[in-house]
RNA sequence: CGGGGUGUAGCGCAAGUGGUAGCGCAUCUGGUUUGGGACCAGAGGGUUGGGAGUUCGAGUCUCUUCACCCCGA
Numbered sequence: 001c002g003g004g005g006u007g008u009a010g011c012g013c014a015a016g017u018g019g020u021a022g023c024g025c026a027u028c029u030g031g032u033u034u035g036g037g038a039c040c041a042g043a044g045g046g047u048u049g050g051g052a053g054u055u056c057g058a059g060u061c062u063c064u065u066c067a068c069c070c071c072g073a
Stems, first nucleotide, its partner, number of pairs: 001072007010025004019056001027043005049065005
């Protein structure tokens, strides 16, 4: 320098042919326990790496940019 991949909750990952983003762990509250752990019930937490475009509507499509990884030169 060229090509490809990944980026979504604190962490690890989902999300059909574009239609209001979910699961596990963790956290918080309650129950249980002398207390803790385990178990049970419930709750909170996201502008989907940044910017722009297309569209009635974008995590998803297009352009650009940033970080990381892989391949080639």

Transfer RNA from an uncultured Clostridia bacterium, 73 nucleotides, folded computationally. Its Rfam family is "tRNA". Rfam classes the family as a transfer RNA. Its family is annotated with triplet codon-amino acid adaptor activity in the Gene Ontology.